[in-house]
RNA sequence: AAACCUUCUCAGGGCGGGGCGAAAUUCCCCACCGGCGGUGAAUGGAGCAACCCAUAAGCCCGCGAGCGCCUUUUGGUCCCGCCAAAAGGGUCAAGCAGAUCUGGUGCAAUUCCAGAGCCGACGGUCAAAGUCCGGAUGGAAGAGAAGGGGU
Numbered sequence: 001a002a003a004c005c006u007u008c009u010c011a012g013g014g015c016g017g018g019g020c021g022a023a024a025u026u027c028c029c030c031a032c033c034g035g036c037g038g039u040g041a042a043u044g045g046a047g048c049a050a051c052c053c054a055u056a057a058g059c060c061c062g063c064g065a066g067c068g069c070c071u072u073u074u075g076g077u078c079c080c081g082c083c084a085a086a087a088g089g090g091u092c093a094a095g096c097a098g099a100u101c102u103g104g105u106g107c108a109a110u111u112c113c114a115g116a117g118c119c120g121a122c123g124g125u126c127a128a129a130g131u132c133c134g135g136a137u138g139g140a141a142g143a144g145a146a147g148g149g150g151u
């Protein structure tokens, strides 16, 4: 110094202007936003240099929340099925479920530079929501700290 264990802390941003309308932060035009880990040729710091440290992809590879699915229990129903509620599970490996190309440089880039595009749970709403309200003072990918541990 590593694995591993315990506790604690932290862990999501965004509608501004105009139009139509009885009504829209929901439609239309122009805007605005981008969780976590990995990869990464860029940038900064330090160094003679190598190494090192910090930051660096919404759309490349994975993960998370939500809904659905499944299981159990309870209630409704004469029973089954079905419906509703609660609790639990993740090899549901491809459920909803996501979205990128073109040019340039180069040994190498869907990551850099330039340009043009695209994507965004569920429930609610005088009218259809990535941006409003709600579940949520929740949960969580994970990040950090302290203590233990000891190949």
Stems, first nucleotide, its partner, number of pairs: 001151001004148007016030004031131002033120002035063004042055004058118002066096002068092001069089008100116005122134003

Annotation:
The RNA shown here (FMN riboswitch aptamer (RFN element)) has 151 nucleotides and comes from Maritalea myrionectae DSM 19524. Its mean pLDDT, the model's own confidence on a scale to 100, is 77. Of the family's consensus pairs, 100% are formed in the model. Rfam family: FMN riboswitch aptamer (RFN element). Gene Ontology term of the family: FMN binding.